[in-house]
RNA sequence: UUUGAAAAAGGCAAACCCAGUGAGAACUGGGGACGCAAAGCUACGGGUCUUCCAUAUAAGGAUGAUGGCCGAGUUACCAAAU
Numbered sequence: 001u002u003u004g005a006a007a008a009a010g011g012c013a014a015a016c017c018c019a020g021u022g023a024g025a026a027c028u029g030g031g032g033a034c035g036c037a038a039a040g041c042u043a044c045g046g047g048u049c050u051u052c053c054a055u056a057u058a059a060g061g062a063u064g065a066u067g068g069c070c071g072a073g074u075u076a077c078c079a080a081a082u
Stems, first nucleotide, its partner, number of pairs: 001081004011036002016031006034068001040074003044071003047066003051062003
């Protein structure tokens, strides 16, 4: 520098359950592991979802949520190759 086939110290933790927060999407803590090589971080672009407005069945506007939907940006562990 490139890559993530295999392996892996260490790491994260879906569904579900309990408690709490929120109007809601959803979030926080505990339990729990489906998975993850960025499942670390950032809502910048697209997607999805919430609430409100508008419309009238469609398109739209605002609002927030999601980084475990994708792209992009940024930082980093381990391993392999050069």

Predicted 3D model of an 82-nucleotide RNA (c-di-GMP-I-GGC riboswitch aptamer) from Desulfosporosinus acididurans. The coordinates come from a structure-prediction model, not an experiment, and the mean pLDDT is 81. The organism belongs to Desulfosporosinus, within Bacteria.